[in-house]
RNA sequence: AGCUUAUCAAGAAAGAUUGAGGGAUUGGGCCCUAUGAUAUCUUAGCAACCUGUCCAUGUCUAUUAGGAUGUGGUGCUAACUCCCACUGCAGAGAGCAGAAUAGAUGAGUA
Numbered sequence: 001a002g003c004u005u006a007u008c009a010a011g012a013a014a015g016a017u018u019g020a021g022g023g024a025u026u027g028g029g030c031c032c033u034a035u036g037a038u039a040u041c042u043u044a045g046c047a048a049c050c051u052g053u054c055c056a057u058g059u060c061u062a063u064u065a066g067g068a069u070g071u072g073g074u075g076c077u078a079a080c081u082c083c084c085a086c087u088g089c090a091g092a093g094a095g096c097a098g099a100a101u102a103g104a105u106g107a108g109u110a
Base pairs, nucleotide, nucleotide: 002109003108004107005106006105007104008103013043014042015041016040017039021032022031023030026085027084028083029082044077045076046075049073050072052069053068054067055066081102086098087097088096089095
């Protein structure tokens, strides 16, 4: 890399070094960026997927729904996964709803 599964409308930034691109990919749009993109590091924070601890429910003897906390492992800290792409409603346009694919992250598997 692959497979399975859950989530993706909320939340949370400063510094150092670097120095021109970036927002995953294709097309279109829009946006961020020398008042410093990107990347790395440090510190801080957010969140609650796994883990630990505590509360608590069910079952009744090996474990289940739920809640709190934030010990440890990840992750994340512009814009809904930035928006659109397919379908339906509407149709002048704007807009609304849903799905698929793809992607991201966690857990599991091999």